[in-house]
RNA sequence: AUCCCAUCCAGAGCGGCCGAGAGAUCUGGCUCGUCGACGCCGCAGCAACCGACCCUCACGGAACGGUGCUCACGCCAGAAGCGAUGGAGU
Numbered sequence: 001a002u003c004c005c006a007u008c009c010a011g012a013g014c015g016g017c018c019g020a021g022a023g024a025u026c027u028g029g030c031u032c033g034u035c036g037a038c039g040c041c042g043c044a045g046c047a048a049c050c051g052a053c054c055c056u057c058a059c060g061g062a063a064c065g066g067u068g069c070u071c072a073c074g075c076c077a078g079a080a081g082c083g084a085u086g087g088a089g090u
Stems, first nucleotide, its partner, number of pairs: 001090002004087005013043005021032003025079005044070003049066003053061002074082001
C1' cells in the first nucleotide's frame, strides 16, 4: 500500500510549545478557536480490538504489554460506497 473481518449515538483532561484556523474530501448548515483552538511533547485518564494473566463447560474478571482514543451521533444532510480504529493475510 492493498484485501478481508469487526467497530464507529457510551466513555475519558491538565500542563508546556506553536500561532490561525479546525471539525477526513466536496456542497449546504452547525460547532470549536487569540479566554490560544488544531497540531506536537509530557503526565494523567477512558476503553477493552490483539498478546499475556485469572476463572469457567460456557459466560466472565482484571488492565501488564501492543495499539487506539480523551468538543458536539464519522457534528447534521447529500455525494463518494467515502473516512477512522483494531485484527489476520498478501

Overview: This is a predicted structure of a 90-nucleotide RNA (SAM riboswitch aptamer (S box leader)) from Dermacoccus nishinomiyaensis. The prediction has a mean pLDDT of 86. Lineage of the source: Bacteria > Bacillati > Micrococcales > Dermacoccaceae > Dermacoccus.